Context: one part of a larger RNA
């Protein structure tokens, strides 16, 4: 001098944009934070109608809108926290070959027949609970086989093995059933469905190099290195195993010890380099603590399960329940770090045909001068110059145009009033064209008019009213270093970054006039160049 995720003292007026447990990876009340799909299924607790019954208190009935539990789908591996841990192919860069990869793009071929269960329900039974238990009915896009399968996967090249699901929309004959309401075929659209190829996207895994201190850590290593077989993996591999060799690493620092999340970046520096990795952003770990598989395309899974183990809570004592390093919030550590807000209006996510649900992700708001920014606390005139205050050689001199007084202006704030953008989509409804079709039905696409969606929001802004009216402090002043005087004090009290000051005239302590530097901030402490 510059810089911070700072804090602490003294102050404080507004607005913009940003930040905001750096400490115990300490412990956690509360609530919220991952659901969706009735157009896959059996249904039908609730709430709404609509039928039927009624004693008028109500009862039936899944018929409709709906839809709790339940079964099944696809999510839940994303998103968001944290920096424990890790010195490592974990990270950064640049290559590499022996792999997966749901949803989604494109290609090509199927979607045929069958079959048995099982929740929900009921009926019984156990427990305090948490829940479990046995008995009967039942559906599916659950489940299990046939069958067929170019291609796929194995093969001894002879062949074996191996798939599927259906559910809405709409339709003029025709055809079966029909309780004469209808239901089904059959024709056609949509969405799934299987079985392969390619593809995008994500991901496993393997190398060269790069990557902190320490030798007062010098030798490390037994699955260790390297074969051969096998085993497992989505793949390669000592991964794992068994048998064989004895061999691998090291002063170009292995081994052990600290110490650390890694990067794009940030800070500082002319630079070269020191310094750091808060927020944003890619990557890694990690989810009370160890340890473990299951499901799944995906995990070894924060808000899933399993066992240990600490803690905490409930218990009828016989069992049981939990995991804020998701947002807010508690305590408790600390110099020290915030609302138990709104809102899905916009983005972006999951799921649904879609409507629309869910979303503490996000978009806002609160609250902190913590930072950078930007404005304002007024502007002009006003005296050989008031009053007061401090010096004073007592003549004066300084505060000082400073005030007052006069004239003007009205930002911010405050009160009224009007008032965008962020909304485009999507869903209705009308109209026109176009696709698909056997169709002037449905569906889909295009365009037009219509109408409807905003948390912030008492927004931004813009207009008006009123009145200088509501806004200035904080260090210093001995030299470094810009800024002097008087008075208290007397080596005391006290100051100090260095060098020093104070022992009776101290521009150094303290106070006051006075000045000097910054200013909504000033100081000081801590760090870093």
């Nucleotide at each position: 001098g510059a810089u911070u995720g700072a804090a602490c003292g003294c102050u404080g007026g507004c607005g913009g944009c940003a930040g905001g447990c750096c400490u115990a990876a300490c412990a956690c009340a509360u609530g919220c934070a991952a659901g969706u799909c009735g157009a896959g299924c059996g249904g039908u607790a609730a709430c709404a109608g609509g039928c039927c019954c009624u004693u008028c208190g109500g009862g039936g009935u899944g018929c409709u809108g709906a839809c709790g539990a339940g079964c099944g789908g696809c999510g839940a591996a994303c998103g968001g926290g944290u920096g424990a841990g890790u010195a490592a192919c974990g990270c950064g860069u640049g290559g590499g070959a022996a792999c997966c990869u749901a949803c989604c793009c494109c290609u090509c071929g199927g979607u045929g027949g069958g079959g048995g269960a099982u929740a929900a329900c009921c009926c019984g039974g156990g427990g305090a609970a948490a829940c479990c238990c046995g008995g009967g009915c039942u559906a599916a896009u659950a489940c299990c086989g046939c069958a067929u399968a170019c291609g796929c996967u194995c093969u001894a090249c002879g062949g074996a093995g191996g798939a599927a699901a259906g559910c809405g929309g709409g339709g003029g004959a025709c055809c079966u059933c029909u309780u004469c309401g209808g239901a089904g075929g059959c024709c056609u659209c949509g969405c799934g469905c299987c079985g392969a190829g390619g593809g995008a996207u994500g991901g496993g895994c393997c190398c060269g190099c790069g990557u902190c201190c320490u030798a007062u850590c010098a030798g490390c290593u037994a699955g260790u290195u390297g074969g051969u077989g096998a085993g497992g993996u989505a793949a390669c591999g000592g991964c794992u195993c068994a048998c064989c060799a004895a061999g691998g690493c090291g002063a170009c620092g292995a081994c052990g010890g600290g110490u650390a999340g890694c990067u794009g970046g940030c800070c500082u520096g002319a630079g070269a380099g020191g310094g750091u990795g808060g927020c944003c952003a890619g990557c890694c770990a990690c989810a009370c603590u160890g340890g473990g598989a299951c499901u799944g395309a995906g995990a070894c899974a924060c808000g899933g399960c399993c066992c240990a183990g600490a803690c905490u809570c409930c218990u009828a004592c016989g069992g049981g329940a939990g995991g804020c390093a998701g947002c807010a919030g508690u305590g408790g550590g600390g110099a020290a770090u915030c609302u138990u807000g709104g809102a899905c209006a916009a983005u972006g996510g999951g799921c649904g045909a879609a409507a629309g649900c869910c979303u503490g992700a996000u978009c806002c708001a609160g609250c902190c001068a913590u930072g950078c920014c930007g404005c304002g606390u007024g502007a002009g005139g006003g005296a050989a110059g008031a009053a007061g205050g401090c010096c004073u050689g007592c003549g004066g001199g300084u505060u000082g145009u400073a005030a007052a007084c006069c004239u003007c202006u009205u930002u911010c704030g405050g009160c009224a009033g009007g008032g965008a953008c962020g909304a485009a989509g999507g869903g209705c409804u009308c109209u026109g064209g176009g696709g698909c079709c056997a169709a002037u039905a449905c569906c889909c696409c295009c365009a037009g008019g219509g109408u409807u969606u905003g948390a912030c929001g008492u927004u931004a802004c813009c207009u008006g009213c009123a009145g200088a009216a509501g806004a200035a402090g904080c260090a210093c002043c001995g030299g470094c270093u810009a800024a002097c005087u008087c008075c208290g004090u007397g080596c005391c009290a006290g100051c100090a970054g260095c060098c020093g000051c104070g022992g009776u005239a101290a521009u150094a302590c303290g106070g006051a006039g006075g000045g000097u530097g910054c200013u909504a901030g000033c100081g000081u402490u801590a760090a870093u160049c």

The part of an RNA shown here (small-subunit ribosomal RNA, 5' domain) has 529 nucleotides and comes from Methylomarinovum caldicuralii. It matches the Rfam family "Bacterial small subunit ribosomal RNA". Rfam links the family to the GO terms ribosome and structural constituent of ribosome. The prediction has a mean pLDDT of 90. Lineage of the source: Bacteria > Pseudomonadati > Gammaproteobacteria > Methylococcales > Methylomarinovum. The full RNA is in RNAcentral, with records from ENA and SILVA.